């Protein structure tokens, strides 16, 4: 250099082109001699980046970037 996969919350990861969810985590109550487990409930999101397609894009399309993997 080219091929090829990934990129969504703090972490792991879902989501037919039609309101962006979960589990763990925090953070609040409940339960109790206290923690701890267990249960409720609230926050928490420029879905790498810039176009472009379309009424409408996390999802199509294209450069770029950032990592895995593979040719040479």
């Nucleotide at each position: 250099u080219c091929c090829u996969c990934a990129g969504u919350a703090g972490c792991u990861c879902a989501a037919c082109g039609g309101u962006g969810g979960a589990g763990c985590a925090c953070u609040c109550g409940a339960c109790u001699g206290u923690u701890a487990a267990u249960c409720g409930a609230u926050a928490g999101g420029u879905u790498g980046u810039u176009g472009g397609u379309u009424c409408a894009a996390a999802u199509c399309c294209a450069a770029c970037c950032u990592g895995g993997g593979g040719a040479g």
Transfer RNA from Acetobacterium bakii, 72 nucleotides, folded computationally.
Its Rfam family is "tRNA". From the family's description: Transfer RNA (tRNA) molecules are approximately 80 nucleotides in length.
NCBI's taxonomy places the organism under Bacteria, Bacillati, Bacillota, Eubacteriaceae, Acetobacterium.
Model confidence (mean pLDDT): 81 of 100.